[in-house]
Bacterial RNase P class A from uncultured Ornithinimicrobium sp., 386 nucleotides, folded computationally. The prediction has a mean pLDDT of 75. The source organism's lineage runs through Bacteria, Bacillati, Actinomycetes, Ornithinimicrobiaceae and Ornithinimicrobium. The RNAcentral record of the sequence draws on MGnify. Its Rfam family is "Bacterial RNase P class A". By type it is a ribozyme.
RNA sequence: AGUCGGCCAGGCGGCCGCGUCGGGCACGCGCUGUCGAGCGCAUGACCCGCCGAGGAACGUCCGGGCUCCACAGGGCAAGGUGGUGGCUAACGGCCACCCGGGGCGACCCGCGGGACAGUGCCACAGAAAACAGACCGCCACCGAGCAUUCGGUGGUCAGGGUGAAACGGUGGUGUAAGAGACCACCAGCACAUCAGGCGACUGGUGUGGCUAGGUAAACCCCACCUGGAGCAAGACUAGACAGCACGCGCUCAGGGCUGCUCGCCCGAGCGUGCGGGUAAGUCGCUGGAGACGGUCGGCAACGGUCGUUCUAGAUGGAUGGUCGCCCGUGCCGCAACGCCAGCAAUGGCGCGGCACCGACAGAACCCGGCGUAUCGGUCGACUCAU
Numbered sequence: 001a002g003u004c005g006g007c008c009a010g011g012c013g014g015c016c017g018c019g020u021c022g023g024g025c026a027c028g029c030g031c032u033g034u035c036g037a038g039c040g041c042a043u044g045a046c047c048c049g050c051c052g053a054g055g056a057a058c059g060u061c062c063g064g065g066c067u068c069c070a071c072a073g074g075g076c077a078a079g080g081u082g083g084u085g086g087c088u089a090a091c092g093g094c095c096a097c098c099c100g101g102g103g104c105g106a107c108c109c110g111c112g113g114g115a116c117a118g119u120g121c122c123a124c125a126g127a128a129a130a131c132a133g134a135c136c137g138c139c140a141c142c143g144a145g146c147a148u149u150c151g152g153u154g155g156u157c158a159g160g161g162u163g164a165a166a167c168g169g170u171g172g173u174g175u176a177a178g179a180g181a182c183c184a185c186c187a188g189c190a191c192a193u194c195a196g197g198c199g200a201c202u203g204g205u206g207u208g209g210c211u212a213g214g215u216a217a218a219c220c221c222c223a224c225c226u227g228g229a230g231c232a233a234g235a236c237u238a239g240a241c242a243g244c245a246c247g248c249g250c251u252c253a254g255g256g257c258u259g260c261u262c263g264c265c266c267g268a269g270c271g272u273g274c275g276g277g278u279a280a281g282u283c284g285c286u287g288g289a290g291a292c293g294g295u296c297g298g299c300a301a302c303g304g305u306c307g308u309u310c311u312a313g314a315u316g317g318a319u320g321g322u323c324g325c326c327c328g329u330g331c332c333g334c335a336a337c338g339c340c341a342g343c344a345a346u347g348g349c350g351c352g353g354c355a356c357c358g359a360c361a362g363a364a365c366c367c368g369g370c371g372u373a374u375c376g377g378u379c380g381a382c383u384c385a386u
Stems, first nucleotide, its partner, number of pairs: 001383008010326007018052002021049004025044002028041005054360001058371002061369005066230004073262004078226005083097005098112001099110004113221002118219002120215003135160002137156008168186006187211001189208008234283004243274006254266004290309008327358002329355005337350005
């Protein structure tokens, strides 16, 4: 000068306040009752005690648990994933490796199946953008001209120029000039084969025709996966209310199999509009793929085992406010004290004062990930230069 990973997320104290839970107290209800009381439940403008946000609680992008609906089946769609092997409850996550790219390096990045199954597209520029293609140039022939040259017809992709990309590269043969037209070597492709690896793949040998553009986050093809809705899920208790009009239907409406369809099942009600009522309580609810530490296996992700530990559950939604000291940061000042440099003026440090600066942001059924935000501080490993 960098690369990668871990940790912290101001600290202590006083006062006031909020929420859950436990205890006390008060009041109410119920039961028992020996009439002294006891037990249970609920409530609280009271008292005491314990506990009380995060690494992302966030976004709600992906996966799972849990709950309800469905759980004869067939077909067609739709969506997702995409190198290989492993981990996991599962994943679009993680680990290791392969391939490609970047960096001197530590390391980083990849939306990484298939473009000889088919179709489409390739802006601008350029002659031509995929069954290639003559703008300049080169060459041949014809015509005009004294001539430099000009015009026409044809050949040519070696050279110039355009572009992100121009139909292999270098050298030679060849030719009017040229060209994989032919030859040698190289690169690449296909096939065969050998060796290594679980595999992606890597290395070698031979043959072939001489060359094949890109794009699949375009349609598409291949392989694999996917039922729907979500804690306002869902269950229970208590309570309130009022029906009316129109349309369709029992000649099969409507509903379920939650994309559609066949098929199957249920089936006498269904839909729209107006009007009326309620908007309370309890459970779900927090102990779980839990957290921390040791040890063993594994390169690792992770797994086994042992020990310790319990850590928010609100429902208009608690987890806060204020004061003091300390820490950190920024600004100002040498007026005081101490020190340093200087002959001195002066400057700097400790220090003094001020700012009130200390990020991003706050649970709401629970977990595993990913993504995004974040003042700063700190620790470890490694790389490069001197």